Predicted 3D model of a 114-nucleotide RNA (SAM riboswitch aptamer (S box leader)) from Fictibacillus arsenicus. It matches the Rfam family "SAM riboswitch aptamer (S box leader)". Rfam links the family to the GO term regulation of gene expression. From the family's description: The SAM riboswitch is found upstream of a number of genes which code for proteins involved in methionine or cysteine biosynthesis in Gram-positive bacteria. The model forms 97% of the base pairs in the Rfam consensus. Taxonomically the source falls in Fictibacillus (Bacteria, Bacillota, Bacilli, Caryophanales).

[in-house]
């Protein structure tokens, strides 16, 4: 950095050093000197791998309890976004906008593989 599976509508911030940017990328919209972002410090959040217990002959599975093991996260649905479908608005169409749905890429996390 590339592959491959799951998930992603929920849930959890205090304090310190520092001192200007962040939210992944575009393009809108936020957050931000009542302090971004990154350290470090305590906190919590949450069953993705271990590990434990029950069902399984077993394997696979599925259920559970468990945050003392390994990650991970702690503003906005991954803050929205491409495409398709449909429903309102308009006398009609198409266009624009508002929603709902379905999906596809990219993205994040965790297990794996090479």
């Nucleotide at each position: 950095c590339c592959c491959u599976u799951a998930u992603c509508a929920a849930g959890a911030g205090a304090g310190g050093u520092u001192g200007a940017g962040g939210g992944a990328g575009c393009g809108g919209c936020c957050c931000u000197a009542u302090g971004a972002a990154a350290c470090c410090u305590c906190a919590g959040c949450a069953a993705c791998c271990a590990g434990c217990a029950g069902c399984g002959u077993a394997a696979a599975g599925c259920u559970g309890a468990a945050a003392a093991g390994g990650u991970g996260c702690u503003a906005a649905u991954u803050c929205c976004u491409g495409c398709g479908a449909g429903u309102c608005c308009a006398c009609a169409u198409a266009a624009u906008g508002a929603c709902u749905u379905g999906u596809a890429a990219a993205g994040a996390u965790a297990a794996g593989a090479a």